[in-house]
Context: one part of a larger RNA
RNA sequence: CGUAGGAAAAUUGAGUGGAGCUGUCCUUAGUACGAGAGGACCGGGAUGGACAAACCUCUGGUGUUCCUGUUGUCGCGCCAGCGGCAUCGCAGGGUAGCUAUGUUUGGAACGGAUAACCGCUGAAAGCAUCUAAGCGGGAAGCCAACCACAAGAUUAAUUUUCCCUAGGGCUUCGGCCCUCUAAAGACUCGUUCUAGACUAGGACGUUGAUAGGUGGUGGGUGUAAGUCGAGCAAUCGAUUCAGCCAAACCAUACUAAUUGGUCGUGCGG
Numbered sequence: 001c002g003u004a005g006g007a008a009a010a011u012u013g014a015g016u017g018g019a020g021c022u023g024u025c026c027u028u029a030g031u032a033c034g035a036g037a038g039g040a041c042c043g044g045g046a047u048g049g050a051c052a053a054a055c056c057u058c059u060g061g062u063g064u065u066c067c068u069g070u071u072g073u074c075g076c077g078c079c080a081g082c083g084g085c086a087u088c089g090c091a092g093g094g095u096a097g098c099u100a101u102g103u104u105u106g107g108a109a110c111g112g113a114u115a116a117c118c119g120c121u122g123a124a125a126g127c128a129u130c131u132a133a134g135c136g137g138g139a140a141g142c143c144a145a146c147c148a149c150a151a152g153a154u155u156a157a158u159u160u161u162c163c164c165u166a167g168g169g170c171u172u173c174g175g176c177c178c179u180c181u182a183a184a185g186a187c188u189c190g191u192u193c194u195a196g197a198c199u200a201g202g203a204c205g206u207u208g209a210u211a212g213g214u215g216g217u218g219g220g221u222g223u224a225a226g227u228c229g230a231g232c233a234a235u236c237g238a239u240u241c242a243g244c245c246a247a248a249c250c251a252u253a254c255u256a257a258u259u260g261g262u263c264g265u266g267c268g269g
Stems, first nucleotide, its partner, number of pairs: 001152001005163007015149004021049007033038001051106005059100004066093005071086006111143002117137004164268001166179005180266001185263004189205005210256003213252005219245003226239005
């Protein structure tokens, strides 16, 4: 821009893409078959490999925004207690998120038309013949089926709902001008996100839990500082499963989402 008024939502599915793999074991059954050795079709069940998707409950990784220990040095006047720098100084753990080596799931089943091939009926050609007329079976392949996208599918689809029902003048009949009117809805703006390079998309904007803060819970670390006690002291014990605590969950308007602005018209060959 189009989809012959504008708008919000929900669909249909022309079409496009993806997937399509396979082993072993048990059973049927030591059956059919075979002199024996050996050893099935068909059917049922179990469990793997590779590949793919999703996810983070578990097992782990990461986790320079959490906790702790500790070395050197500098600073806060000193002690104590802290802070800076040294690869995050080093080291031990670790929430959310992300993640695989972790977890779950998938290939299927059913159907249609067929290939090679196997048949039925059957003449030409009194026989025979799957073929000439006619009718069946038959593959990991084809068409559907499964998953995803999908009406710019210009053949531009469908359904539901919402909105606009002024006056005058000119005209080359395409339209133009003046006054009034300004809907539904959208955008802008703001608080933001399991969304994101930007954009886009989702949630929310006081008729409010959108983010922060705060309270509680969960979770992590592992028993803070101070004081008291024991010890010559290093240190240990008590107060104390303490103190601190990120991204999680629940709650709560305390803070910020204020007020506004712009577009979009007037019933549509």